[in-house]
Molecule: Bacterial large signal recognition particle RNA
Organism: Dehalococcoidia bacterium UBA1332
Formats: sequence, structure tokens, C1' cells
RNA sequence: UCGUGCUAGGUGGGGCGUUAGCGGUGCCCUGUACUCGCAAUCCGCUAUAGCGAGACUGAAUGCCCUGUCGAGACAAUUCGCAGAUGGUCGCUGGAGUCAGUAUUUUGAUGUCGAUAGCUUGGUCCCGUGCGGCGAGGCAUCGUGAACCCCGUCAGGACCGGAAGGUAGCAGCGGUAAGCGGUAUCCCUCGGGUGCCGCGGGAACGCCAGGCUUGAGUCUGUACUGGCAUCUAUGUCAUAUGCGAUUGCCGAUACAGGGAUGCACGA
Repeated sequence: UCGUGCUAGGUGGGGCGUUAGCGGUGCCCUGUACUCGCAAUCCGCUAUAGCGAGACUGAAUGCCCUGUCGAGACAAUUCGCAGAUGGUCGCUGGAGUCAGUAUUUUGAUGUCGAUAGCUUGGUCCCGUGCGGCGAGGCAUCGUGAACCCCGUCAGGACCGGAAGGUAGCAGCGGUAAGCGGUAUCCCUCGGGUGCCGCGGGAACGCCAGGCUUGAGUCUGUACUGGCAUCUAUGUCAUAUGCGAUUGCCGAUACAGGGAUGCACGA
């Protein structure tokens, strides 16, 4: 130096979670790097830190150390953005409404009485009366009991010597409960009943009438102020998503360095 056969080693790694700690099963990232069994109320180990069995590779494209790049994960009472949900009207807005001031529009109305005031009613609530509607009752007519309702009881049955009598089915008549019909009167109950009456109350808004006063009033526009109201690009809270910052871990890749066994034969 070559050939053959062995052995050490290797046949993925990382983060989260869990754990006294390590590894695995679990979830996630990377990307290709054996198989089977065990395993989240867990499984197996002990700083030499999975256990058991088998297969492949094998002393170099493998192993160890340092550094660089860096996929990606995790954390934060951090910051920014986005919309979602729930609450709310104190702030900022927008509607709505009330009041005041100014103005007077292609306006409207007013001495045939504007505005304001007083007054009487209605509208609202309660009670009550009347009417009306509905239901039921009463009344009336009809129907209506094989027997367990009434009356009369043919036939037949029974008692009797006979005269006669007894019970009693069917039939007929009537009636009870029930069923059906009926114009009105009467009674009871009820109501989303009424251009209705009476009494009492509430409210000061609207409508109508009367009286007093005697010339403006309303609408539109702008401004200011208020609120029993509604609302959001307001505000508060909750969780979510994306991004930034910081911290920490970190695969793969690259660079450098280090170490590298045994046997036999030629």
C1' cells in the first nucleotide's frame, strides 16, 4: 500500500408541554434520515439518563468541538393597526324635539280678529245606568222509557163450586231525564260593545266653544342653549387576527480545527 473479516460508532434534529431531571408517545417547525412491541387517570430510565427484539452501514461523504448564516417556535400587565361582540350617552358628532335671537324666501295667514290670558267641554282613568252583542236559564211546541215511571189494561195466567177477584205483558194515553225547534217578554253572566247618559278624578299636551285685549303669527334659513329620546367613525370592556420591538431556544447549510481501533494474508 492492497485484499478479507470484525468491533466502536452511526441509521435525524429542534421547540412547546409534561417531569425532581432525561428520553419517548402527544402537538408544532425543519425536510427525508430502519422495522416491530410499550406508553398521557402515561411508558422506560438516573447526569454514562428510554427499555426489549431484529435489520442495514461500518473505520470514513461517519463522529466530536468552535464560529457564521439562519427556516421556525415560545414569552411579554409592551406598542401599532384591523374589524367583531357586549355595554353606555359623561366627552366629540349626527338625528329628533323644545326655547331664544337674527333674517324674511318663488312663502302662507290675520280687524270676517294674530298673539296672549281666563273659562267651559271633549280626548285619558275609575264607578254606575241604559242600549246592543254573545252564552246560559225560564217559557212554549215536538220527540222521547220492551222491563227496572203512571193510568187503562185485550189475550193469556192464577184463586174460587159459581158470582167474581188478583197480579200483569203487548197495545193505547200521559210523563221524567235527554234531544231538537221557537217571534217576543223576564232573569243571570261576560266584553277590544256604543258619534250614549250621570258622578268622581287625572293632566296643562292637543281639539272645539265663549269672554277680555288689540297686531302680529306660522313656515323656511342661520346661530345659541337645553333633553323624557334614538344613534356611531364617540367612549368603556372582552377576546381574536396581523405587524413591530425585546428576550430566549434553534433545524438545515457553510468554514475551520481535532481524534480515528483490532485480526489475518500478500